[in-house]
Predicted 3D model of a 1221-nucleotide part of an RNA (large-subunit ribosomal RNA, half B) from an activated sludge metagenome. Rfam family: Bacterial large subunit ribosomal RNA. Its family is annotated with structural constituent of ribosome and ribosome in the Gene Ontology.
Context: one part of a larger RNA
RNA sequence: CUCUCGUUAAGGAACUCGGCAAAAUAACCCCGUAACUUCGGGAAAAGGGGUGCCUCCCCUUCGCAAGAAGGAAGGUUGCAAUAAAUUGGAUCAGGGGACUGUUUAACAAAAACACAGGUUUCUGCUAAGUCGCAAGACGAUGUAUAGGAGCCGACGCUUGCCCAGUGCUGGAAGGUUACGAGGAGGGGUCAGGGAGCAAUCCCGAAGCUCUGAAUCUAAGCCCCAGUGAACGGCGGCCGUAACUAUAACGGUCCUAAGGUAGCGAAAUACCUUGUCGGGUAAGUUCCGACGCGCAUGAAAAGCGUAACCAUCUGAUCGCUGUCUCGACGAGAGAUUCGGUGAAAUAGCAGUACCCGUGAAGAUGCGGGUUACUUGCGGCAGGACGGAAAGACCCCGUAGAGCUUUACUAUACCUUGGCAUUGAAUACUGGCUUUUUAUGUACAGGAUAGGUGGGAGACUGGGAAGUGGGACCGUCAGGUUCCAUGGAGUCAUCCUUGGGAUACCACCCUUAAACAGUUAGGAUUCUAACAUCGAGCUUUGAAUCAAGCCGAUGGACCGUGUCAGGCGGGUAGUUUGACUGGGGCGGUCGCCUCCUAAAAAGUAACGGAGGCGCGCAAAGGUUCCCUCAGCGUGUUUGGAAAUCACGCGUAGCGUGCAAAGGCAUAAGGGAGCUUCACUGCAUAGACGGACACGUCAAACAGAUACGAAAGUAGGCCUUAGUGAUCCGGUGAUUCCGAAUGGAAGGGUCAUCGCUCAACGGAUAAAAGCUACCUCGGGGAUAACAGGCUUAUCCUUCCCAAGAGUUCACAUCGACGGGAGGGCUUGGCACCUCGAUGUCGGCUCGUCGCAUCCUGGAGCUGAAGCAGGUUCCAAGGGUUGGACUGUUCGUCCAUUAAAGCGGCACGCGAGCUGGGUUCAGAACGUCGUGAGACAGUUCGGUCCUUAUCCGCCGCAAGCGCAGGAUAUUUGAGUAGGUACGCUCCUUGUACGAGAGGAUCGGAGCGUGGAGACCUCCAGUGUACCGGUUAUUACACCCGUAAUACGCGCCGGGUAGCUGUGUCUCAAGGGAUAAAUACUGAAAGCAUCUAAGUAUGAAGCCCCCUUCAAGAUGAGAUAUCCCACCUCAGUAAGAGGGUAAGAACACUGGUAGACGACCAGUUUGAUAGGCUGGAGCUGGAAGAGCUGAAAGGCUUGUAGGUGACCAGUACUAAUCGUUCGAGG
Repeated sequence: CUCUCGUUAAGGAACUCGGCAAAAUAACCCCGUAACUUCGGGAAAAGGGGUGCCUCCCCUUCGCAAGAAGGAAGGUUGCAAUAAAUUGGAUCAGGGGACUGUUUAACAAAAACACAGGUUUCUGCUAAGUCGCAAGACGAUGUAUAGGAGCCGACGCUUGCCCAGUGCUGGAAGGUUACGAGGAGGGGUCAGGGAGCAAUCCCGAAGCUCUGAAUCUAAGCCCCAGUGAACGGCGGCCGUAACUAUAACGGUCCUAAGGUAGCGAAAUACCUUGUCGGGUAAGUUCCGACGCGCAUGAAAAGCGUAACCAUCUGAUCGCUGUCUCGACGAGAGAUUCGGUGAAAUAGCAGUACCCGUGAAGAUGCGGGUUACUUGCGGCAGGACGGAAAGACCCCGUAGAGCUUUACUAUACCUUGGCAUUGAAUACUGGCUUUUUAUGUACAGGAUAGGUGGGAGACUGGGAAGUGGGACCGUCAGGUUCCAUGGAGUCAUCCUUGGGAUACCACCCUUAAACAGUUAGGAUUCUAACAUCGAGCUUUGAAUCAAGCCGAUGGACCGUGUCAGGCGGGUAGUUUGACUGGGGCGGUCGCCUCCUAAAAAGUAACGGAGGCGCGCAAAGGUUCCCUCAGCGUGUUUGGAAAUCACGCGUAGCGUGCAAAGGCAUAAGGGAGCUUCACUGCAUAGACGGACACGUCAAACAGAUACGAAAGUAGGCCUUAGUGAUCCGGUGAUUCCGAAUGGAAGGGUCAUCGCUCAACGGAUAAAAGCUACCUCGGGGAUAACAGGCUUAUCCUUCCCAAGAGUUCACAUCGACGGGAGGGCUUGGCACCUCGAUGUCGGCUCGUCGCAUCCUGGAGCUGAAGCAGGUUCCAAGGGUUGGACUGUUCGUCCAUUAAAGCGGCACGCGAGCUGGGUUCAGAACGUCGUGAGACAGUUCGGUCCUUAUCCGCCGCAAGCGCAGGAUAUUUGAGUAGGUACGCUCCUUGUACGAGAGGAUCGGAGCGUGGAGACCUCCAGUGUACCGGUUAUUACACCCGUAAUACGCGCCGGGUAGCUGUGUCUCAAGGGAUAAAUACUGAAAGCAUCUAAGUAUGAAGCCCCCUUCAAGAUGAGAUAUCCCACCUCAGUAAGAGGGUAAGAACACUGGUAGACGACCAGUUUGAUAGGCUGGAGCUGGAAGAGCUGAAAGGCUUGUAGGUGACCAGUACUAAUCGUUCGAGG
């Protein structure tokens, strides 16, 4: 010194984020017990009182009695009677959660989870749901009072409005829609035919083949409704009342609807420490109110609520070493000795300080300064100490987890087709065959479908007519059946584009019937299939299986396959770059200018602008013209309309930005026109890393204009854009898988990209991570340092003005110049193989731009009190309330309550309240995962010190012989404070009120040193008391344990503070300032020579250390000049002297060394004797009482450290070192 304990004067939370920790409370009995309440609680509420021991005598209950239990009364001891141990602190108020429970094994126990209860929704049993490929299992041997899922979360009062969006449920009229069905049409081939001299071309049956329209076809989606205890949502502006303010009221816009009841600066309120009230001396917290609520709000429930809580917050009482402010004591370590015996770490180390320098913070570099050598105990300022390839930040075409209306898939589910898969009936579609019917323009006898044939056809197998019925209908009539009737009816003629349903044939439109086929839904059947059975058999058993038997369902279900839908349930991935860190913002290609430094080129998140077209003329050519502006003149007519004249190098115009151009015009017109051509892809050049871009004559063809020469391969020029792949269209003397074709491809032309992140990763892609991981970076942020100093602070210059007057007592605008390196920044230079971050505590140290104290000048200084400036850093610079706070506000003081630096000094010194991991909640944002310099509750702070440094303690050697004492002081460190009262003096001053300087005395505050006489604390066995238990056989008397004194009352020495004592005065040199004399400069002048005064400041004086002060000092005293070797030296060795050490007894000392007192010639320690002091009256005996107990013997007995005396015991016997100068 650390840890674990004991005690503590006075105060009593002043400590601190916070009463953390500790203390306190505590057992039993009696009395007594509030608000509130769900009437159970609250409650051990709170708050009081009692408790030992004895019993002559008394009472009650039980018992036959002995006795037991209880009570009353009296007595008695102590500081204290649950005497030890075990053993609630209490109260008030608020938030949250109802409760008991559960949870992050090892940083979170909570307000989180659960919960009873509420509600929604699904589920009819082969239940829904879950697991599984399936079989099967759970659900459940349950059956809607049951089971699953979600939300809320006891209880009480309640739960508003919105169905537009999303979801879910229902609907089926319409739209859309897959496979499949269907097969109009088209293509290929080709017998054959046609044309052609031929090559070849055209047409093209059947077959084969490719393609394929209409149409039929489910769910889904669109659509229509419902639904909020589904996901969710729940406005703005303006005006208005007879003070003002406010707005019951009115207007207007928008919406699906505009937040109701409640609550409200809240676990939610930014501003904010809102405002008011309460509590406090003082209240960023707390409680009660208010309410424009940044951003409350009704089952992600709203508001209350008794009880409960290791919950969070505030207050009070009690209590205390938490604190003022510490002290003492005990034990375990540390330390020393003996034994045993690690680790991290380590470039090398012979490892100082200051100032500087430097990859920007040096033990190692530069310059100074300091420093004999070596250990031991300690402290932690540094070694950007150790530990962990930083977790923050950024980066990586790294990873993972999670989310979703990212992309792409997919399980499941669902819908349709086909198969398993059969029968029947009726019906409804499509198609086909057959039969039958059907058909009205006008004209016309009239309901003329078309074309062809045709002169006859039908009729007793019953014509016309008549009656009745059915169907069609253009309402004229037509077709047909039955009955009757009993012999004719129709065509050829007229009308018409077309003529006879007289008759026959082939067809068209529409329709009907039968049949076939196909499709659909409906009903029925049973035999597939499925399920069930308490039935029978296998089989002794069996809930299993198989086969029978029976029942129910039934071609459905189920299963397989194809196709559509749904599908974060699951999976794989994507989610750009630049960037004065990243994100947010902005940008990304092309054109023009400046930057750009007179070739070209040239960067920045430098400064300015444009483009993603246009034009059939705004192109070509030939010919012609000249602008803008101004002046003058001229009807309406003006500043500007048109006209005339003049001046007018360009200021106009150019399709569009700018630049460069342009009058010979590239500008403005007119005529004719299409060169806005094809080919040769190529002479030659320019730019460019490439890709690619740009310019361009000549030649051939065909053309426009021009008389011609000529010009013309778009536009005054420079922007108006997109590689490759893939695909489409046209052309083609190309290829054509035996051959011929074809399919398909190539080539030429052309089309399809805001591939705009514009050299374009894919046809197709968003987010979160605080649950995170890896690889890297000081290439890049947050802290600190560095550079800079915009900002900040200080100051100077000028002086407009304020100050009644007067710039400068004081203040000082507009401006200008410096300094500092504290603020906010800028930069990104060391550090990302780690430089721990705010505040507090502890400990300081430095600067001065001085808060106080000291000394001065000026004052708009009467005095007192101030203002301002100069000098001055010696000392000092308070305690609290609130808050994590620094800061700040407030309370009470003060001489004053200074400002800053030291890694915003100080975490290998402490704390951990804040910030900044993982849990949880609120508000807000987000569909969500999640997020928030928003809030809230909770949340592991490691390190044995090697070196430097610092504080101490030793050893070695040196100091020209060896010693013992006493000293000097070069130097060094410390100290240095201030107030109040009184006297001078109620004086100077002042009208008064008030009220001094200078000087003197006393007392304090703060700080420091020493001490223990007093006061006070401790004092672990010094004395006493006492509880429980055990032991000494018992009694008596003692001892032990109950903490590492059981508890309690005292206390010697020592150590301590709260106690006591001390901490003057003065000298010297100066600062600002004030002067004397005095020139330069005949004056003046504090200065230049000379002289003087002048401060808490400087140097002395005071205290400490100090000759390693290697510069090693001085003084006094003691010991003496020995022996051997060696060469008479230097040197080596030996025995000695003075002296010292070892050893031993010890403590005024002490970690160990050291220091000090002693060692028989002795009081060093122990013992003994005596005493002091403490305790407080021993044991035994006697007396007394019934007993507990009391009294006397007796200031008793006991007694660690204190003071003496006394050799009884132990310091015995001894050993070693130590000069010859």